[in-house]
Context: one part of a larger RNA
RNA sequence: CGAUGAACGCUGACGGCGUGCCUAACGCAUGCAAGUCGAGCGAGGACCGCCCGGUGGCAACACCGGGUUGGUGCCUAGCGGCGAACGGGUGAGUAACACGUGGGUAACCUGCCCCCGACACCGGGAUAAGCCUGGGAAACUGGGUCUAAUACCGGAUAUGAGCCUCCUCCGCAUGGUGGAGGCUGGAAAGGGUCCCCGGUCGGGGACGGGCCCGCGUCCUAUCAGCUUGUUGGUGGGGUAACGGCCUACCAAGGCGACGACGGGUAGCCGGCCUGAGAGGGUGUACGGCCACACUGGGACUGAGACACGGCCCAGACUCCUACGGGAGGCAGCAGCGGGGAAUAUUGCGCAAUGGGCGAAAGCCUGACGCAGCGACGCCGCGUGCGGGAUGAAGGCCUUCGGGUUGUAAACCGCUUUCAGCAGGGACGAAGCGCAAGUGACGGUACCUGCAGAAGAAGGUCCGGCCAACUACGUGCCAGCAGCCGCGGUAAUACGUAGGGACCGAGCGUUGUCC
Numbered sequence: 001c002g003a004u005g006a007a008c009g010c011u012g013a014c015g016g017c018g019u020g021c022c023u024a025a026c027g028c029a030u031g032c033a034a035g036u037c038g039a040g041c042g043a044g045g046a047c048c049g050c051c052c053g054g055u056g057g058c059a060a061c062a063c064c065g066g067g068u069u070g071g072u073g074c075c076u077a078g079c080g081g082c083g084a085a086c087g088g089g090u091g092a093g094u095a096a097c098a099c100g101u102g103g104g105u106a107a108c109c110u111g112c113c114c115c116c117g118a119c120a121c122c123g124g125g126a127u128a129a130g131c132c133u134g135g136g137a138a139a140c141u142g143g144g145u146c147u148a149a150u151a152c153c154g155g156a157u158a159u160g161a162g163c164c165u166c167c168u169c170c171g172c173a174u175g176g177u178g179g180a181g182g183c184u185g186g187a188a189a190g191g192g193u194c195c196c197c198g199g200u201c202g203g204g205g206a207c208g209g210g211c212c213c214g215c216g217u218c219c220u221a222u223c224a225g226c227u228u229g230u231u232g233g234u235g236g237g238g239u240a241a242c243g244g245c246c247u248a249c250c251a252a253g254g255c256g257a258c259g260a261c262g263g264g265u266a267g268c269c270g271g272c273c274u275g276a277g278a279g280g281g282u283g284u285a286c287g288g289c290c291a292c293a294c295u296g297g298g299a300c301u302g303a304g305a306c307a308c309g310g311c312c313c314a315g316a317c318u319c320c321u322a323c324g325g326g327a328g329g330c331a332g333c334a335g336c337g338g339g340g341a342a343u344a345u346u347g348c349g350c351a352a353u354g355g356g357c358g359a360a361a362g363c364c365u366g367a368c369g370c371a372g373c374g375a376c377g378c379c380g381c382g383u384g385c386g387g388g389a390u391g392a393a394g395g396c397c398u399u400c401g402g403g404u405u406g407u408a409a410a411c412c413g414c415u416u417u418c419a420g421c422a423g424g425g426a427c428g429a430a431g432c433g434c435a436a437g438u439g440a441c442g443g444u445a446c447c448u449g450c451a452g453a454a455g456a457a458g459g460u461c462c463g464g465c466c467a468a469c470u471a472c473g474u475g476c477c478a479g480c481a482g483c484c485g486c487g488g489u490a491a492u493a494c495g496u497a498g499g500g501a502c503c504g505a506g507c508g509u510u511g512u513c514c
Stems, first nucleotide, its partner, number of pairs: 002513003006510005014380005019374002021339001026337003030334003035082003040079002043076003046072003049068008089292003099216007108209002113205007121155004130145006161184007169176002190197003218264003225255003230252008267289004271282004294315005317328004345371001347370003353367001354365004384414004394405004418455001420450005428441001431438002458503005463484003469498005479486002
C1' cells in the first nucleotide's frame, strides 16, 4: 500500500447492489415456521329439497319443532394414504475415510418417476369416530355397545424371483453370465365428474444413498513406546451389504522416529485476501460435503431417521398443580433478557421461483420474493455554472511600505441533476380459471410538468520519513509521539489562531492478515 462480517472518534444529502451476534452450542415471554387428500372410508353438523305436526293467516305463505329414502366438501374431528428423513438453522464435537481427489462394490439398498412383462380371483374378523357409562384439578384415560374402507387377516393363481446340483462361456481368488433339473416361500383395491386416476408381482433404468481402498489434510517428542476384541483364524449370530460389527473357542499377534500413543487447536472444500510468482493467511456471505438439535443413552415407524418443531429412559433447568400429578426445549423467522467494542423488523406477500399433498380447483410454505433498520462495504450522483478588482469589509501576518485569505464574497447573468410538489404510470403473467379475474413489491421504477441557488461538507494532517508555515501562549510544565524524537524563554514537533496539504459523504484511529 492492499484487505476486513469489523469496532471506536468526529461528521453525514440521495440512490443501486450487497451485507449485518465473529462473544454465551447462554436462557427464552408471545406469534408464526408442515401439511394435504371428501376422486380411499364411516359418521356428526350446516344449507337446500321432500314429508309430518303446531302457531299466525281465508289463502299464497311465514315461523317453530320433528323426520328423511335425496342433494351440496359448506364445516368438524376420526380411520386411511402420501408428506413430515426435504426445505430452514448452527459449528458445539470431530485430526477422522470427516473432507478433497481418484478408484472399487464378484459385498449393497433405493418411496415417488420412466420402460417392459404378467396379474388384480374367492373369502373373513375387527376397530376408531358415534352412542352409553365411569376416573382425573389438569394432562389425559378405563369399560360397554355399533360400524366402514385403497386399514387388517386367510386362501387361490403367478412366466419370472430365491436356494441347491450339473453343463457352457468368462474372470485376478472368493466368483460372474447363460441353459437344464430339483426344492422353497410370497401378491393385489378400489375410486370418480366415464375415460381417467389408482392397485399387485417380477425385470430393467434413472435419481439418491450405504460400504471399502490409494493419495492429500495443523501444532507439540518438555507425549516414546501403544494395544486384550487387541492382530489373525474357525464355528455361529447380525446387517441392505463386506467386515473383530458381535459372540464362543484357538493362535500370539498388530502399530511405532516415514512419529504410533498422548496433549493442544480446528468442521473440510469450491473459494476469498495478499503476492510478479512461489508462497503465506483465511473458510463470513453463496455453493458442495460432514456433524449437531437442552445434556447423555435407546430404539420404534418407515424406501429412507436412530429423526431440530416424533417416541421412551435418565439428568440439569423452567413452568402449571386441587400436591395425587403434569407440561416444555428458537443452533427455524421475528422478538426478549444476558454476555459483548459490536451486529437489524415481534413488517408485507404467496404475485414470481421452488417444495408437500391433491385428478383438478386449490390449501400449506418466516423456503422464497419483497419491504424496514445500520455510510458495514462497493459503485453511482449531488451540494451549482459563468462573469466579477477600487483586489471591499473582517481575520491573520508585517520590515508598517505592504502581504495574504482572494474571484473567494458581495453583485450580474444562467442552469435545475438529486431531494420537494403535481400529473401519468409499468415489465416482472407464464400459468390457472367457463368467465369475471389474478402483482406482496407499489402509485415503486420510469416519463412529463412546476418553483427556486434554492435543502445538502466534513475529517485528518502540516519536524524528517511525508505533500503542507507563520504568529501568539506555554517554559523538561502542560503536553505530543508510528519510528527517530520534540518541550528546560524566540518550539514550523505541545495548545490556539491564520494560512496551507491530502482525501471527501466521508475522514481518521484501533484490531487482524498478506